[in-house]
RNA sequence: ACCAGAAUAAUUUAAUGGUAAAAUACUAAUCUCAUAUAUUAAUUAUGAGAGUUCGAUUCUCUCUUCUGGUU
Numbered sequence: 001a002c003c004a005g006a007a008u009a010a011u012u013u014a015a016u017g018g019u020a021a022a023a024u025a026c027u028a029a030u031c032u033c034a035u036a037u038a039u040u041a042a043u044u045a046u047g048a049g050a051g052u053u054c055g056a057u058u059c060u061c062u063c064u065u066c067u068g069g070u071u
Stems, first nucleotide, its partner, number of pairs: 001070007010024004018054001027041004047063005
């Protein structure tokens, strides 16, 4: 320099155009003398910017970061 791929919650993964699903973790409540376990509840996300579309995590383009490969 070129090619390919990835970026979603604090962490690990889903969702192939119809309004984002879980697990773990944290917090609160119940239980306990207390802690842990268990049960219940709540909060936290689509890398950035444009475009297409009635509607974008999803499709297109650019940029950023990371990974792999070729030279």

RNAcentral holds the sequence, with entries from ENA. The RNA shown here (transfer RNA) has 71 nucleotides and comes from Flavoplaca austrocitrina. Taxonomically the source falls in Flavoplaca (Eukaryota, Dikarya, Teloschistineae, Xanthorioideae). Its Rfam family is "tRNA". By type it is a transfer RNA.